[in-house]
RNA sequence: CGGGAUGUGGCUCAGCCUGGUAGAGUACUCGUCUGGGGGGCGAGGGGUCGCGGGUUCAAAUCCCGCCAUCCCGACCA
Numbered sequence: 001c002g003g004g005a006u007g008u009g010g011c012u013c014a015g016c017c018u019g020g021u022a023g024a025g026u027a028c029u030c031g032u033c034u035g036g037g038g039g040g041c042g043a044g045g046g047g048u049c050g051c052g053g054g055u056u057c058a059a060a061u062c063c064c065g066c067c068a069u070c071c072c073g074a075c076c077a
Stems, first nucleotide, its partner, number of pairs: 001073007010026004020057001028044006050066005
């Protein structure tokens, strides 16, 4: 330098193809069951969907550019 993949609650990820209320598990908080711990059950809080721009009535999703991480290749030595 070229090609590809990934980026979404604290963590691990789904949702993207085919635009229409942002989700799951776990963690956290509260309540409850248990003599206590652990654990079970119920409820709740937490998100600029990597950044910027565009298209659209409407973008996590489509288009363009950029950034970060990883993989492959090229170049140099």